[in-house]
RNA sequence: GGGGCAAUAGCUCAAUAUGGGAGAGCACUUGCCUUGCAAACAGGAGGUAGAGGGUUCAAAUCUCUCUGGCUCCA
Repeated sequence: GGGGCAAUAGCUCAAUAUGGGAGAGCACUUGCCUUGCAAACAGGAGGUAGAGGGUUCAAAUCUCUCUGGCUCCA
């Protein structure tokens, strides 16, 4: 220098094929339970989807650029 991959909640990830209500587990938190703690059970909070443009009635999803990361080639 060139190619590829992924960037979504505090962490690990799904949803992308076929554009239309942002989700799961763990963690956190409230209640319940217990002599107490944990576990179990029932709830709750938490993400303008890495940044900025474009297309579209509508973008996490399509597209362009940039950023940092992983990887291959030279």
Overview
This is a predicted structure of a 74-nucleotide RNA (transfer RNA) from Pseudobacteroides cellulosolvens ATCC 35603 = DSM 2933. Rfam family: tRNA. Rfam's curators write: Transfer RNA (tRNA) molecules are approximately 80 nucleotides in length. Rfam classes the family as a transfer RNA. Rfam links the family to the GO term triplet codon-amino acid adaptor activity. The prediction has a mean pLDDT of 82. The source organism's lineage runs through Bacteria, Bacillati, Oscillospiraceae, Pseudobacteroides and Pseudobacteroides cellulosolvens. RNAcentral holds the sequence, with entries from Rfam.